This is a predicted complex of two RNAs, RNase P RNA and transfer RNA, with 430 nucleotides together. Rfam match: Bacterial RNase P class A. It is annotated as a ribozyme. The prediction has a mean pLDDT of 77.
């Protein structure tokens, strides 16, 4: 210098001129003034909670949904941290939906001889018969057997590779690797290391059904509470009154509670008001400590939108650059997606000293 | 704001417990028929199954993340 890879921050500040919104203050009013005024993703709504109502969220069954290596963190999580195993890369580093296919069912098109406890198409070998000639340890053809080492098909062909062995072959035998089992040692554990045994029995797919372990009650701030206004407490259909309809926000049973001028559905009618919930918070920042880390503990300090169809902007100058994506609507913790310019660590390669 | 559903030819839909050429009707184009048109008959074109990843030997189909579209939901009685 180039290429790559990872990480944590920032998303402006100051001044000037106009402008927007809540709240408060002044003013009879017009208007004026003060303070404050979006994000790292406010987004997608993909997960997890808080909060609220349904009964205090009960027991059992079934169904459904979800998680799925180990340990830790956390209010919780499908998140994060650390580790194990597998894979990609020269490397920094990155990726993994990573339980079970020796419980069962199912699937595998085309090609191929054969696709699931398989299979002789070519080849190789043996025997028999026939033929050829150069009459043999030869070649050709046919038949019957043997053979999974080689070829060929396929995404995948029933352990791999080397040696021995054999008519040719074959875990038939042996070494190494793989696989399975056992033992010992290390580790909290996933797992790792070493040794012995087994001749191989057990192919793939579970983001096909399924099995195993664990988790999940439902709805959502248009939750929900209080006040006020208005209307026809109307019409039709269905169910039912203690031997009980129906409700308790998708099933069934038990139990519990409510339950009769009742309940459900459709049509019709009225209203589009006010207050609370509402922002102090698993909150931000600084310092110290524990821990590899996520995180936790202690301490100090700060208060930083709450709002309705709903404001937070524009231009100019300076500051090495101020550009992108975008914008609250009950609130948090994550994930994912969108996005600007810089900075730092590390790796590889080239050049110079 | 909350919840639910759907994207396949120009249009309307099949196919979606995975299997290689993705079908049907209408429409379009060409030819035949007719004096011409319509109808009828015959043939052809037209799709990266909304997009990007992943699982698998193989994805329209299964899974994840995005993009686009549609629908429902207030209170009182």
């Nucleotide at each position: 210098c180039a290429a790559g890879u990872c990480g944590g921050a920032c998303a402006g500040g100051c001044g000037g001129u106009c402008g927007c919104g809540u709240u408060c203050c002044c003013g009879c009013a017009a208007g004026g003034g003060a303070c404050c005024g979006a994000g790292g993703a406010a987004a997608g709504u993909c997960c997890g909670g808080g909060c609220u109502c349904c009964a205090u969220a009960g027991g059992g069954c079934a169904a459904g949904g979800g998680a799925g290596c180990u340990g830790g963190c956390u209010a919780a999580c499908g998140g994060c941290c650390a580790g194990g195993g597998g894979g990609a890369g020269u490397g920094a580093u990155c990726c993994c939906a990573c339980g079970g296919a020796a419980a069962g069912c199912g699937c595998a098109a085309c090609a191929g001889a054969g696709a699931g406890c398989a299979g002789a198409c070519c080849g190789c070998c043996a025997u028999g018969c026939g033929g050829a000639c150069u009459c043999g340890a030869u070649c050709c053809g046919c038949a019957u057997g043997g053979u999974a080492a080689g070829g060929g098909u396929g995404a995948a062909a029933c352990g791999g590779c080397g040696g021995g062995g054999u008519a040719a072959g074959a875990g038939c035998c042996c070494a190494c690797c793989g696989c399975g089992g056992c033992a010992u040692g290390g580790g909290u554990g996933a797992c790792c290391a070493u040794g012995c045994c087994g001749g191989c029995a057990c192919g793939g797919c579970a983001a096909g059904c399924c099995c195993c372990u664990c988790c999940c009650g439902g709805a959502g701030c248009a939750a929900g509470g209080c006040c006020g206004a208005a209307u026809a407490g109307g019409g039709c259909g269905g169910c039912g009154a203690u031997u009980g309809a129906g409700g308790g926000c998708g099933g069934c049973c038990c139990g519990c509670c409510c339950g009769a001028u009742g309940c459900c559905g459709c049509c019709g009618g009225g209203u589009u008001g006010g207050c609370c919930g509402c922002u102090u918070c698993a909150g931000g920042c600084g310092c110290g400590g524990a821990g590899u880390a996520a995180u936790c503990c202690g301490u100090g300090u700060c208060c930083g939108a709450g709002a309705g169809g709903a404001a937070u902007g524009a231009c100019c100058g300076c500051u090495u650059c101020a550009u992108a994506c975008a914008g609250g609507a009950c609130c948090c913790g994550g994930c994912u997606u969108a996005u600007g310019g810089a900075c730092g660590g590390c790796u590889u390669g080239g050049c110079g000293c | 704001g909350u919840c639910u559903c759907c994207g396949u030819a120009g249009c309307u839909c099949a196919g979606c417990a995975g299997g290689a050429u993705a079908g049907a009707g209408c429409g379009u184009u060409c030819g035949c028929c007719u004096c011409c048109u319509a109808a009828g008959c015959g043939a052809a074109a037209g799709g990266c199954c909304g997009g990007c990843a992943g699982u698998u030997c193989g994805a329209a189909u299964c899974u994840g993340c995005c993009c686009g579209g549609a629908g429902a939901c207030g209170c009182c009685a």